[in-house]
RNA sequence: AGAGUUCGCUAGACAGUCGUCGCCUUGAAAAAGGGGGAGGAAAGUCCGGGCUCCAUAGAGCAGGGUGCCAGGUAACGCCUGGGAGGCGAAAGCCUACGGAAAGUGCAGCAGAGAGUAGACCGCCUAAGCAGCCUGAUUUUCGAAUCAGGAAGCCGGUAAGGGUGAAAGGGUGCGGUAAGAGCGCACCGCGUGAGUGGUAACAUUUCACGGCAUGGUAAACCCCACUUGGAGCAAGACCAAAUAGGAAUCCGUUAGGUGUGGCUCGCAUUGGAUUCGGGUAGGUCGCUUGAGAUCUGUGGCGACGCAGGUCCUAGAUGAAUGACUGUCCACGACAGAACCCGGCUUAUCGGCGAACUCUUCAA
Numbered sequence: 001a002g003a004g005u006u007c008g009c010u011a012g013a014c015a016g017u018c019g020u021c022g023c024c025u026u027g028a029a030a031a032a033g034g035g036g037g038a039g040g041a042a043a044g045u046c047c048g049g050g051c052u053c054c055a056u057a058g059a060g061c062a063g064g065g066u067g068c069c070a071g072g073u074a075a076c077g078c079c080u081g082g083g084a085g086g087c088g089a090a091a092g093c094c095u096a097c098g099g100a101a102a103g104u105g106c107a108g109c110a111g112a113g114a115g116u117a118g119a120c121c122g123c124c125u126a127a128g129c130a131g132c133c134u135g136a137u138u139u140u141c142g143a144a145u146c147a148g149g150a151a152g153c154c155g156g157u158a159a160g161g162g163u164g165a166a167a168g169g170g171u172g173c174g175g176u177a178a179g180a181g182c183g184c185a186c187c188g189c190g191u192g193a194g195u196g197g198u199a200a201c202a203u204u205u206c207a208c209g210g211c212a213u214g215g216u217a218a219a220c221c222c223c224a225c226u227u228g229g230a231g232c233a234a235g236a237c238c239a240a241a242u243a244g245g246a247a248u249c250c251g252u253u254a255g256g257u258g259u260g261g262c263u264c265g266c267a268u269u270g271g272a273u274u275c276g277g278g279u280a281g282g283u284c285g286c287u288u289g290a291g292a293u294c295u296g297u298g299g300c301g302a303c304g305c306a307g308g309u310c311c312u313a314g315a316u317g318a319a320u321g322a323c324u325g326u327c328c329a330c331g332a333c334a335g336a337a338c339c340c341g342g343c344u345u346a347u348c349g350g351c352g353a354a355c356u357c358u359u360c361a362a
Base pairs, nucleotide, nucleotide: 001358002357003356004355005354006353007352008351009350010349012327013326014325015324016323017322018321020037021036023034024033025032026031039333043344044343046342047341048340049339050338051231052230053229054228063227064226065225066224067223068082069081070080071079072078083097084095085094086093087092098222099221103220104219105216106215120161121160122157123156124155128153129152132149133148134147135146136145137144138143169187170186171185172184173183174182188211189209190208191207192206193205194203195202196201235284236283237282238281245275246274247273248272249271250270255269256268257267258266259265291310292309293308294307295306296305297304298303328331
């Protein structure tokens, strides 16, 4: 200098004017002054928890979830460290990573055979059956016996070819009719013991087993652990009426009320008091919290502990906006609605730290 890997920070800046939602001070009020007002993801609502109500959420079953080991945490499907497997030259990255020797199921095409394997081509002719050819010997001239050769049937064979994603360990030597863990050596695999490690696991330690029931469990299933449900429109409180309910007292078929100056008429109907529920409406829940930050300290780390400092939106038709000026690298994705911890997804650019590899120079 170039190519990469991992982690983190930032998200136009400054000034002014007007507006808008809370808060504080002064004031009787009007009003005045002061101060605060979106994010790293506020998003998706996918996990976990706080909080609230339902029965105190306890037991069993069903169903769901998680799934290498250890730790962290309020908890988690999250995070940290480690193991195993895979990718990369490396830094580093990825993993739905329990059980297939409990049982059941499933597997297109090709292929002889796909799970208690299989004989299509090839290889073999030792054994069994039936003959043929050649040679030798014997002969009662029909043939018989022996040796060799080619080769049929029945068979043997998983070395070789071929099919397939996958064909029941690999290489070599022996062995054999040809072959085969059939035997042996080495490698691989499995089991047990030892050793190291908290464990997963590792092992160029020892012994044993010729090697055995291939794949699939985000198929049923088995095993271990775990899980009550609904959610701030949760829920709590105050509480109007020409709404509606209950109790007590009074009144009784005549009265009351309305219309009206009065009577008749017409219309309508018990009156008063008290109480509870509860609609509209209002208040709370609501932002001081598993909080932020600094220092020290324990830990490889996630994180824990101690002390100091700080308060940082809280609306409910729902605020956080608009304009002007100057500057620059010309500004992405996007906006709270009970709160918090995660994960995932979106994102113009800029900056920093650590590490790996290559090249060049000294």
RNAcentral holds the sequence, with entries from ENA. This is a predicted structure of a 362-nucleotide RNA (Bacterial RNase P class A) from Amphritea sp. The model forms 94% of the base pairs in the Rfam consensus. Its mean pLDDT, the model's own confidence on a scale to 100, is 76. It is recorded under the gene name rnpB.